Predicted 3D model of a 522-nucleotide part of an RNA (small-subunit ribosomal RNA, 5' domain) from an uncultured organism.

Context: one part of a larger RNA
RNA sequence: GGACGAGCGCUGGCGGCGUGCCUAACACAUGCAAGUCGAGCGAGAAGCCUUUUCAAGACUCUUCGGAUGAUUUUAAAGGUGGAAAGCGGCGGACGGGUGAGUAACGCGUGGGCAACCUGCCUUAUACAGGGGGAUAACACCGGGAAACCGAUGCUAAUACCGCAUAACACAUAGAUAUCGCAUGGUAUUUAUGUCGAAGGAGAAAUCCGGUAUAAGAUGGGCCCGCGUCCAAUUAGCUAGUUGGUGGGGUAGAGGCCUACCAAGGCGACGAUUGGUAGCCGAACUGAGAGGUUGAUCGGCCACAUUGGGACUGAGACACGGCCCAGACUCCUACGGGAGGCAGCAGUGGGGAAUAUUGCGCAAUGGGGGGAACCCUGACGCAGCAACGCCGCGUGAAGGAUGAAGGUCUUCGGAUCGUAAACUUCUUUGAUUGGGGAAGAAGCAGUGACGGUACCCAAAGAACAAGCCACGGCUAACUACGUGCCAGCAGCCGCGGUAAUACGUAGGUGGCAAGCGUUGUCC
Numbered sequence: 001g002g003a004c005g006a007g008c009g010c011u012g013g014c015g016g017c018g019u020g021c022c023u024a025a026c027a028c029a030u031g032c033a034a035g036u037c038g039a040g041c042g043a044g045a046a047g048c049c050u051u052u053u054c055a056a057g058a059c060u061c062u063u064c065g066g067a068u069g070a071u072u073u074u075a076a077a078g079g080u081g082g083a084a085a086g087c088g089g090c091g092g093a094c095g096g097g098u099g100a101g102u103a104a105c106g107c108g109u110g111g112g113c114a115a116c117c118u119g120c121c122u123u124a125u126a127c128a129g130g131g132g133g134a135u136a137a138c139a140c141c142g143g144g145a146a147a148c149c150g151a152u153g154c155u156a157a158u159a160c161c162g163c164a165u166a167a168c169a170c171a172u173a174g175a176u177a178u179c180g181c182a183u184g185g186u187a188u189u190u191a192u193g194u195c196g197a198a199g200g201a202g203a204a205a206u207c208c209g210g211u212a213u214a215a216g217a218u219g220g221g222c223c224c225g226c227g228u229c230c231a232a233u234u235a236g237c238u239a240g241u242u243g244g245u246g247g248g249g250u251a252g253a254g255g256c257c258u259a260c261c262a263a264g265g266c267g268a269c270g271a272u273u274g275g276u277a278g279c280c281g282a283a284c285u286g287a288g289a290g291g292u293u294g295a296u297c298g299g300c301c302a303c304a305u306u307g308g309g310a311c312u313g314a315g316a317c318a319c320g321g322c323c324c325a326g327a328c329u330c331c332u333a334c335g336g337g338a339g340g341c342a343g344c345a346g347u348g349g350g351g352a353a354u355a356u357u358g359c360g361c362a363a364u365g366g367g368g369g370g371a372a373c374c375c376u377g378a379c380g381c382a383g384c385a386a387c388g389c390c391g392c393g394u395g396a397a398g399g400a401u402g403a404a405g406g407u408c409u410u411c412g413g414a415u416c417g418u419a420a421a422c423u424u425c426u427u428u429g430a431u432u433g434g435g436g437a438a439g440a441a442g443c444a445g446u447g448a449c450g451g452u453a454c455c456c457a458a459a460g461a462a463c464a465a466g467c468c469a470c471g472g473c474u475a476a477c478u479a480c481g482u483g484c485c486a487g488c489a490g491c492c493g494c495g496g497u498a499a500u501a502c503g504u505a506g507g508u509g510g511c512a513a514g515c516g517u518u519g520u521c522c
Base pairs, nucleotide, nucleotide: 001522002521003520004519006518007517008516009515010514013392014391015390016389017388018387019385020384021350026348027347028346030345031344032343035090036089037088040087041086047080048079049078050077051076052075055072056071060067061066097303098302099301106228107227108226109225110224111223112222113221116220117219121216122215123214124213125212126211127210129163131161132160138153139152141150142149143148169194170193171192172191173190174189175188176187177186178185179184199208200207201206229275230274231273236266237265238264241263242262243261244260245259246258247257248256278300279299280298281297282293283292284291285290305326306325307324308323309322328339329338330337331336356382358381359380360379364378365376366375367374368373395425396424397423398422405416406415407414408413429463431458432457433456434455435454439449466511467510468509469508470507471492472491473490477506478505479504480503481502487494488493
């Protein structure tokens, strides 16, 4: 000198774009953050309409018995309607957060899989025949304070289960050709065996789905070479350890697991142990080499109160799923239950320190749906903060009796100083009034932001400057006060009676909505 997710002090006008718990991966009140599909299925509340029915009953008529019957009401049936719940499907494995752990094939980079999987999507071929038994919802009974649970009975499906059909699929046993770094792969072929399906909407056309196989795309899994912090005041480490065989397991190779056998494997080219740490693209700095960092944005990884476990599923060992154990909090009828903000806001706490319990799905993107649409604290916006960068303003020109006043003075004057006043002019921002978008794709309609940006008009210099320094380094000097005191200080050093070094004033220098200072890196 540069840089910062900064802090502190003094000061503070506006706008644009960014950024904002670095500490306690501390504990969390409250609200919201993942649902959707009635074009898979049964059932169907409220409301409304019609009919019948129970009861009340205005007006009118009356032979006083009653008749008519507006209107209100009970119940039932039918229609419409579609709430809440249920079965079923897809999605809750994405998106969002955090950096605790991890020195590791975790990450980066380059390869390999002849050892693998892949829902939705695309392409292609073929198929969808015929049956069955349940179960939730519901009804009713019971238990429980609750959470919830049990028994009986009924019912549907694109829910579930057999059967049929089926190969270029799979398995086993062969044959031929060909290829490869080995195990082996590919193609053709023979025999035997095995495996599938679901319907819905529509008047129909047709559309949306279903099953099998092949291929693609996308996404993942595994393996390997190289690279990846400090300590030797850590020198030896290792029994599933290293390898083999059989078996198991997985989508899949593998001590991944298991039984047996062998005795190996790693290490001064730093094993092991201990400490520290998410990694990278990048960022800062530097002429570069290099050094440092890993906030925001993007990629990968890990985690979701702590530890463990599996289930479902194409995909999880699953942040807002399940089970068990621990700690903590809450409810309880003491028998038992409920919970998990490292999602967005917000609270307490910690701290030098870090924001609103905001608006909207209008855009972009995501989930569901044929669609309408619904959901979306992703996202788009707004709010707060000079936290950063950038831009603008706080006026411009003229103006000497060099006014008053301040300071200094050798008392002559010098200086603040064209500075002010005064004259002429301008109006950026702020204020008031009027107009008023683009962002909307896609005929129309649809904008949270927002009456925002922007444009026009009005008034009036009117409302808008501070901070630090002035001994040398280092740009900028005098007076007074103080008297080794009070104090200053980055280094050298100032202060003990004329201090350009302390304090104040005037002046000057520097930067400027900032200026100093502290911390950290280069």
The coordinates come from a structure-prediction model, not an experiment, and the mean pLDDT is 87.